Source information: Predicted 3D model of a 71-nucleotide RNA (transfer RNA) from an Oscillospiraceae bacterium. Its mean pLDDT, the model's own confidence on a scale to 100, is 80.
[in-house]
RNA sequence: GCGGGUAUAGUUUAAUGGUAAAACAUCAGCUUCCCAAGCUGAGGUUGCGGGUUCGAUUCCCGCUAUCCGCU
Numbered sequence: 001g002c003g004g005g006u007a008u009a010g011u012u013u014a015a016u017g018g019u020a021a022a023a024c025a026u027c028a029g030c031u032u033c034c035c036a037a038g039c040u041g042a043g044g045u046u047g048c049g050g051g052u053u054c055g056a057u058u059c060c061c062g063c064u065a066u067c068c069g070c071u
Stems, first nucleotide, its partner, number of pairs: 001070007010024004018054001026042005047063005
C1' cells in the first nucleotide's frame, strides 16, 4: 500500500427494516445477629458523520479504532 472481518450497557453476547434484550456487574429494598448466598425492583447501551426509507442496530457511502490475510 491492497483486500476482508468487527464496533450494541461497566463486561460477555442477542436482536435479518417496525417500542433495543438477556446474563453477570452496580444501586435500592426484603431475608439474616452480621457477612456471603438467595428473592424483588431500578438505572444505564446501537463507535462518529452523512444517505435511502413513513420508519435504520439492520441497507448504502465516508471517517475512526481494532483484528486477520496479501505484498
It was read from a public genome assembly. Lineage of the source: Bacteria > Bacillati > Clostridia > Eubacteriales > Oscillospiraceae.